[in-house]
Molecule: transfer RNA
Organism: Flavilitoribacter nigricans DSM 23189 = NBRC 102662
RNA sequence: UGUGUCGUAGCUCAACGGUAGAGCACUGCUCUGAUAUGGCAGCGGUUCCAGGUUCGAAUCCUGGCGACACAA
Numbered sequence: 001u002g003u004g005u006c007g008u009a010g011c012u013c014a015a016c017g018g019u020a021g022a023g024c025a026c027u028g029c030u031c032u033g034a035u036a037u038g039g040c041a042g043c044g045g046u047u048c049c050a051g052g053u054u055c056g057a058a059u060c061c062u063g064g065c066g067a068c069a070c071a072a
Stems, first nucleotide, its partner, number of pairs: 001071007010024004018055001026042005048064005
């Protein structure tokens, strides 16, 4: 420098172009003599950035930034 894959909650990951979710973590309650496990509820997101297409974009298109792999 080129090609490919990827970027979503604190972490690991989902999500036909149509209300952004799950597990773990965290907080409260319950349970226990206490702790852990279990049960119930809650908190937490400008979906990397900027444009474009569309009635509508996490999703499609373009550019940029970053990570990884391969090639040189």